[in-house]
Small-subunit ribosomal RNA from a metagenome, 1365 nucleotides, folded computationally.
The prediction has a mean pLDDT of 84.

RNA sequence: AGAGUUUGAUCCUGGCUCAGGAUGAACGCUAGCGGGAGGCCUAACACAUGCAAGUCGAGGGGCAACAGGUUAUAGCAAUAUAAUGCUGGCGACCGGCGCACGGGUGCGUAACACGUAUGUAACUUGCCUUUAACUAGGGAAUAGCUCAAAAUUUGAAUUAAUGCCCUAUAGUAUUAUAGAGUCUCCUGACUUUAUAAUUAAAGCUCCGGCGGUUAAAGAUAGGCAUGCGGCUGAUUAGCUAGUUGGUGAGGUAACGGCUCACCAAGGCAACGAUCAGUAGGGGGCCUAAGAGGGUGAACCCCCACACUGGUACUGAGACACGGACCAGACUCCUACGGGAGGCAGCAGUGAGGAAUAUUGGUCAAUGGGCGCAAGCCUGAACCAGCCAUCCCGCGUGAAGGAUGAAGGCUCUAGUAGUUGUAAACUUCUUUUAUAUGGGAAGAAACCUGAGUACGUGUACCCAGUUGACGGUACCAUAUGAAUAAGCAUCGGCUAACUCCGUGCCAGCAGCCGCGGUAAUACGGAGGAUGCAAGCGUUAUCCGGAUUUAUUGGGUUUAAAGGGUCCGCAGGCGGGAUCAUAAGUCAGUGGUGAAAUCCUAUAGCUUAACUAUAGAACUGCCAUUGAUACUGUGAUUCUUGAAUGUAGUUGACGUGGGCGGAAUAUGACAUGUAGCGGUGAAAUGCUUAGAUAUGUCAUAGAACACCAAUUGCGAAGGCAGCUCACGAAACUAUUAUUGACGCUCAGGGACGAAAGUGUGGGUAGCAAACAGGAUUAGAUACCCUGGUAGUCCACACCGUAAACGUUGAUCACUAGAUGUCGGCGAUACACAGUCGGUGUCCAAGCGAAAGUGUUAAGUGAUCCACCUGGGGAGUACGACCGCAAGGUUGAAACUCAAAGGAAUUGACGGGGGCCCGCACAAGCGGUGGAGCAUGUGGUUUAAUUCGAUGAUACGCGAGGAACCUUACCUGGGCUUGAAAUCAGUAUGACAGAUCUGGAAACAGAUCCUUCUUCGGACAUAUUGGUAGGUGCUGCAUGGCUGUCGUCAGCUCGUGUCGUGAGAUGUCGGGUUAAGUCCCAUAACGAGCGCAACCCCUGUCUUUAGUUGCCAGCGAGUAAUGUCGGGGACUCUAAAGAGACUGCCGGUGCAAACCGUGAGGAAGGCGGGGAUGACGUCAAGUCAGCACGGCCCUUACGUCCAGGGCUACACACGUGCUACAAUGGCCAGUACAAAGGGCAGCUACACGGCAACGUGAUGCAAAUCUCUAAAACUGGUCUCAGUUCGGAUCGGAGUCUGAAACUCGACUCUGUGAAGCUGGAAUCGCUAGUAAUCGGAUAUCAGCAAUGAUCCGGUGAAUACGUUCCC
Repeated sequence: AGAGUUUGAUCCUGGCUCAGGAUGAACGCUAGCGGGAGGCCUAACACAUGCAAGUCGAGGGGCAACAGGUUAUAGCAAUAUAAUGCUGGCGACCGGCGCACGGGUGCGUAACACGUAUGUAACUUGCCUUUAACUAGGGAAUAGCUCAAAAUUUGAAUUAAUGCCCUAUAGUAUUAUAGAGUCUCCUGACUUUAUAAUUAAAGCUCCGGCGGUUAAAGAUAGGCAUGCGGCUGAUUAGCUAGUUGGUGAGGUAACGGCUCACCAAGGCAACGAUCAGUAGGGGGCCUAAGAGGGUGAACCCCCACACUGGUACUGAGACACGGACCAGACUCCUACGGGAGGCAGCAGUGAGGAAUAUUGGUCAAUGGGCGCAAGCCUGAACCAGCCAUCCCGCGUGAAGGAUGAAGGCUCUAGUAGUUGUAAACUUCUUUUAUAUGGGAAGAAACCUGAGUACGUGUACCCAGUUGACGGUACCAUAUGAAUAAGCAUCGGCUAACUCCGUGCCAGCAGCCGCGGUAAUACGGAGGAUGCAAGCGUUAUCCGGAUUUAUUGGGUUUAAAGGGUCCGCAGGCGGGAUCAUAAGUCAGUGGUGAAAUCCUAUAGCUUAACUAUAGAACUGCCAUUGAUACUGUGAUUCUUGAAUGUAGUUGACGUGGGCGGAAUAUGACAUGUAGCGGUGAAAUGCUUAGAUAUGUCAUAGAACACCAAUUGCGAAGGCAGCUCACGAAACUAUUAUUGACGCUCAGGGACGAAAGUGUGGGUAGCAAACAGGAUUAGAUACCCUGGUAGUCCACACCGUAAACGUUGAUCACUAGAUGUCGGCGAUACACAGUCGGUGUCCAAGCGAAAGUGUUAAGUGAUCCACCUGGGGAGUACGACCGCAAGGUUGAAACUCAAAGGAAUUGACGGGGGCCCGCACAAGCGGUGGAGCAUGUGGUUUAAUUCGAUGAUACGCGAGGAACCUUACCUGGGCUUGAAAUCAGUAUGACAGAUCUGGAAACAGAUCCUUCUUCGGACAUAUUGGUAGGUGCUGCAUGGCUGUCGUCAGCUCGUGUCGUGAGAUGUCGGGUUAAGUCCCAUAACGAGCGCAACCCCUGUCUUUAGUUGCCAGCGAGUAAUGUCGGGGACUCUAAAGAGACUGCCGGUGCAAACCGUGAGGAAGGCGGGGAUGACGUCAAGUCAGCACGGCCCUUACGUCCAGGGCUACACACGUGCUACAAUGGCCAGUACAAAGGGCAGCUACACGGCAACGUGAUGCAAAUCUCUAAAACUGGUCUCAGUUCGGAUCGGAGUCUGAAACUCGACUCUGUGAAGCUGGAAUCGCUAGUAAUCGGAUAUCAGCAAUGAUCCGGUGAAUACGUUCCC
């Protein structure tokens, strides 16, 4: 000293929370010792029992108990009994002093109770000290005792005193009167003189004294009065009759309405009276950097109280804790008549409570009371006991010791890591513990004895005597590591991490937040961290919080400027001079108790603790001085303010008059069928004549153009013209006054609209209301009507986003540019000046947006307001109002946010620009039919699993009869179907045959190793292991889909911004393109685009076999068949070619345009491959790989059969069609690209055919698979047909162990639906769509109409970008 938490991120505002310290604490777990402190915070609740205040015989009468003596009796005596106050002493009693201290508690009290400073000239003070004087005489009682009776009470007789009373004496006492002097602070005080009056006393004695009385002084202790200081509430604003004052009297120690009589009518209060609530106050204590905030346990001072309330008595002192009386409540006793009591003293009990101790010891010390003293009393005090309640100290061992032991835990599984030098083990020490022994200080006195100064006495000195704690502290010796560690935490804040369990469950949590199957946050474990005889939790206080801001905050938008002005009180206030000294400053004096805090030193072994000294106590009072500033008094000035004079300005206000346009209504006229209204309609009006048009009349309200970013006003607000009255501002002048000023709580006035009251008025508009529409509904938006109201007068209301969301006033601080009103000047030019009103900007300010001489800048003065969000501007109360309502204005409870400004994305039935088969223009489909195929659903023993908007659904699967296969049923195996290692055993295993069986498998028989001797191989068996298409694609890798072949996505440096971020990448053009150009705080770069690659289109060169054949030759019925040839085609390698290169136009350029030229090709020539940063927790654990979890005679594995092919139904994708641009028959042509030896097969033969039989070529530019649409001719003639081919019957072929479930194909027969398809929807822009066939992969065969390629024929349309995506 800060940190966490609002957001995707940022800055700010703002609250909440945490880290620190503290406690008279409590609770949980744990616990070795000692020292020092502390210990009912709650019920001022009730109390059993014991103790806490007595003492004096040197005041008295006396003698109950004790001891001694004396006498008597019994006795020689010890001894026993009796008598005797004779002595020591002494119960009870009279008397003196004390009991008003000490000890407890905090109920009450907001008060002179407390603190502080004063006053007392208005007072008292026992015991103590000093001084002076005195201490004489007399009297009457009453306790006790005795007797009687008695629960207490009482009666009779007798008696003493330092008890009580009377008399005497006395003044420096008191009172009265009359003087004098000194002093002060108003009354007065002190000193002194004279006269008069009044009041004292106690004795005891050891003869030394101790007492008593009066007066004065001191000391101590109090009483009273006053200034100042310290709680909350205004939702408490008025309170007061002894109240305020006076005169007189009474009372008191003393002043005083303290009390009383009379008189006056005062006194207090916004600087908070009164009322209500709460509370003992202070020194201090805790915290804080301080200022402050909180608190008032222990210790010290003061106050108050003593069961509750009241009252006085005694006394120096009380209205009295352990005194009295009365009343009340409660408890106890009782013979029922009546009595007793007060723990908030020390212990202790009950109760209450989260919670707080022993019915202890001693007067040894300190202190107190009494006493001459010895001494007695003392729950004050000193000690001990209990309690980790706090503070402090010590210990639980130290050194060495690695093969880093065992065990635990973790793991990458190994010679691993960690626990950890930790342990074991070796050596050492002995604080503490136990045992034994020794052993304090605290004690000095009083007193007794002796001595010295002196004769007693007194003072001093020496010796003796006295310890509860306590045989304690402390010391020594012995034994032996021996007797001694826990608690909390470990996601961030906040030091400390892993495993297992759990699975939004159980639970945690101070805040944020963890937990839904890989939790460092739950529970356990291992480890770690922190503190340590304690550690955590809870509660409370301060801090952090500058989050009430004096130090030290704010109010345009975050909470917050009052709607505006006037203005009393209050606050603040221009220049000069003089005076004063209240504030202010300085010096000095007094006080500020002690303790505490701080510093130093000292004492306990140290520390805590304690002692001594110093400093400090920031305060208050007094006094002396200073005089700049503020204040006060006086004089003066003109610049603030106001006034005058001369002009100017304006939708400024109030009242009156006048005007035209429009609207509505009425009358009349023309005129006829609609009008009106809307997105479209309807309600409504209209043949009883509307709407429209014209003329005239009436009414009310508002004032087009001018008109503006204008003007005026304090704000609200103000607009036709004109008159009257009233107000204001500005300019010029500098004539007058001379600070007359600014702000303003409370108060007053004004105050839009709506609303209220009374009376008018009412054309239009129009809440409510009615009807019509819209709609799922439509108490709305739209339409037709329509009442309050809107208007006027008077009176209320008193609020608005009453906003510039910006209070008023004054001063200062760069500019630029408009505009309104003046001035200067002859002036329209021009610059200047004053006052307003706008815009843009410097500095500055601000969280930023922004503001910026009209400040939100820099300063000054005053006022108002704010302190997290919600609850709530609500409730209650009060005030105002006719009402509506307004003003003032909370709390409980609840949340961890609410909020401001800006940033980046995303979104919008927001805007701009642009692109795309996106729409439009076209062509062909899908959706209807039958079938194929996939999916859903249903069914099933199983119909294995996955894919599910676009981006699943002819998808994984590029080929499910068995296998595949993962599913089901049944039968088997268990180191296993396959792999690997180690050990053991055997010499086989394999093969063949037979039996059972559906097979797997089981059983039987036959046959049966190699070797270089190391072993190899095989089988069996044992142990490690295998295996899993079991789960998690939300733990993952890899791969893939989609946006999208869309033009985007980023970085470095720089710059801007507090920052997130921005810039670059934006703007103007251009492009298919973030393609390029220009401009530019950006300059560059990367991934994408493009290009580089492949195919294709043209040409050249090279090379010609299996390809080709123009020319030459040979040959055939015919064919490049042959010799040859490289010209051509082609093949396959290398090149060329296209670049807006050229021309013209436009343009700064990039680029675009042109039927341009040239060219095979022209503006990317066409096609392919190529997919940026990223998005969808997209898809896939069943292709593969892989973490974790799960199964292990089964979720593994083998076999047979079945299923994946089911079928009311729904959807997707296709095929074939519905026909004449066609079907059928016959004939004639032309490809490309691929494949082929368990293969493709020419050719021949057989079969109607699928195909079969034979045979040939070819591992292929050589052989082979190998075209259809088209074209030519014929036929059919619009029909469910010579269309269409489903379905079914029969007969076959092929593949394959095997076509039943469940294959394809052929022939023959059968001949279903269907006549172009609703809403809707898909593809395609050129060699494309459409149409036609071919090939291949997979594959024994095939459900292929699928997928991927290949070529043949070969269109239409695009105005264009309004709309959909």